[in-house]
Context: one part of a larger RNA
RNA sequence: GAACGAACGCUGGCGGCAGGCUUAACACAUGCAAGUCGAACGCACCCUUCGGGGUGAGUGGCAGACGGGUGAGUAACGCGUGGGAACCUACCUUUCGGUUCGGAAUAACUUGGGGAAACUCAAGCUAAUACCGGAUACGCCCUUCGGGGGAAAGAUUUAUCGCCGAUAGAUGGGCCCGCGUUGGAUUAGCUUGUUGGUGAGGUAAAGGCUCACCAAGGCAACGAUCCAUAGCUGGUCUAAGAGGAUGAUCAGCCACACUGGGACUGAGACACGGCCCAGACUCCUACGGGAGGCAGCAGUGGGGAAUAUUGGACAAUGGGGGAAACCCUGAUCCAGCCAUGCCGCGUGAGUGAUGAAGGCCUUAGGGUUGUAAAGCUCUUUCGCUAGGGAAGAUAAUGACGGUACCUAGUAAAGAAGCCCCGGCUAACUUCGUGCCAGCAGCCGCGGUAAUACGAAGGGGGCUAGCGUUGUUC
Numbered sequence: 001g002a003a004c005g006a007a008c009g010c011u012g013g014c015g016g017c018a019g020g021c022u023u024a025a026c027a028c029a030u031g032c033a034a035g036u037c038g039a040a041c042g043c044a045c046c047c048u049u050c051g052g053g054g055u056g057a058g059u060g061g062c063a064g065a066c067g068g069g070u071g072a073g074u075a076a077c078g079c080g081u082g083g084g085a086a087c088c089u090a091c092c093u094u095u096c097g098g099u100u101c102g103g104a105a106u107a108a109c110u111u112g113g114g115g116a117a118a119c120u121c122a123a124g125c126u127a128a129u130a131c132c133g134g135a136u137a138c139g140c141c142c143u144u145c146g147g148g149g150g151a152a153a154g155a156u157u158u159a160u161c162g163c164c165g166a167u168a169g170a171u172g173g174g175c176c177c178g179c180g181u182u183g184g185a186u187u188a189g190c191u192u193g194u195u196g197g198u199g200a201g202g203u204a205a206a207g208g209c210u211c212a213c214c215a216a217g218g219c220a221a222c223g224a225u226c227c228a229u230a231g232c233u234g235g236u237c238u239a240a241g242a243g244g245a246u247g248a249u250c251a252g253c254c255a256c257a258c259u260g261g262g263a264c265u266g267a268g269a270c271a272c273g274g275c276c277c278a279g280a281c282u283c284c285u286a287c288g289g290g291a292g293g294c295a296g297c298a299g300u301g302g303g304g305a306a307u308a309u310u311g312g313a314c315a316a317u318g319g320g321g322g323a324a325a326c327c328c329u330g331a332u333c334c335a336g337c338c339a340u341g342c343c344g345c346g347u348g349a350g351u352g353a354u355g356a357a358g359g360c361c362u363u364a365g366g367g368u369u370g371u372a373a374a375g376c377u378c379u380u381u382c383g384c385u386a387g388g389g390a391a392g393a394u395a396a397u398g399a400c401g402g403u404a405c406c407u408a409g410u411a412a413a414g415a416a417g418c419c420c421c422g423g424c425u426a427a428c429u430u431c432g433u434g435c436c437a438g439c440a441g442c443c444g445c446g447g448u449a450a451u452a453c454g455a456a457g458g459g460g461g462c463u464a465g466c467g468u469u470g471u472u473c
Stems, first nucleotide, its partner, number of pairs: 001473004006469005013345006019338002021303001026301003030298003035062003040059002043056005069256003078181007087173002092169002095166005100134004109124006140149003154161002182228003189219003194216008231253004235246004258279005281292004309335001311334003317331001318329004348378004358369004382414001383410006392400001417462005422443003428457005438445002
């Protein structure tokens, strides 16, 4: 000098754009953040113009694996980059073929019972695109090549939407490898599923992934192991560059969801707002037993130098469901708060010498503040008042918002501070103080004339900011 997710002190007019718990991955009151479908199904109830329409819980389907948060863990194929082969992929697209015949249940509901509650038990009844069996099989799978195995679901307003098997694609993902990826040797040896083989199991899939047997290997001074620290990257800051530092916001990947473990469902999870077990904590309880998980958006307590509203809307973009109408969406778009940052604008312009008054200094003549003020002549950016008033949306639909913007009016009217002035370093005098009070980044000032302390006048610098502190280059 530059920079910052900054903080603190003094000060503070406006706008645009951005940013805003870096600390306790501490604990959380309250509300909301994931639903939707009656064109899959029965039941109950309501309305009815008797055509139909609607509501509720439940069965069923799809979606809750996305979106959003955080960085605890992780030094690792986690990430980055470049390759690879033994894989899966709902919804979507392409192509081919099919959609047949039956059956048994069950929730809801009714009745009865248990419980404080959460909830739960028994009996009876019922439907389906829920479940099961038979048939069929172009292609599919297995095969000892003889053969064997396996599917479907209907709905409707009659236009369609679906369902099953296969095929190719697209998209998304799983796996493997080369190279790169912090510090410590005051960490030198580490390893027994360990390293390899054979066989088997398991997986969507290669593989000690797992198991049996066999061999005794494998890694390491080119740093194994251990310890500490840390999410990685595109990037960001700085620098002429090389490099150094860093990884907020935005984007990609990873990991996590009270702590630890586990599986279920599913195309996909070992699942933030799903389940089970254990633990800590909090709450309810009739003491028998139950309920909960903000590292979602707001918000609270706590910690801290420090970081915002318990706001509006689904209008746009996007997502889920639905044939659609539409519903949901704290994603998102907006608004609110904060000079936190960057950028822009303003706080007036011209004229004005008796160089007014006042202040300060003075050699008492004067000098300076200073064209500064007043006065006169103008202007109206921003603000304020009033009127009009968007684009963003495509036929309709606008939270933002009566916003941006335009027009008229108003009156210089409402809008300047902060730091510094011994040298480095731009800027000097007087008074007070008297090694005191104090200053200070370094050198150093202060003990009676202090340009260095405090105040005043004057001056210098930056300016809605200015200084200080911290950190990086």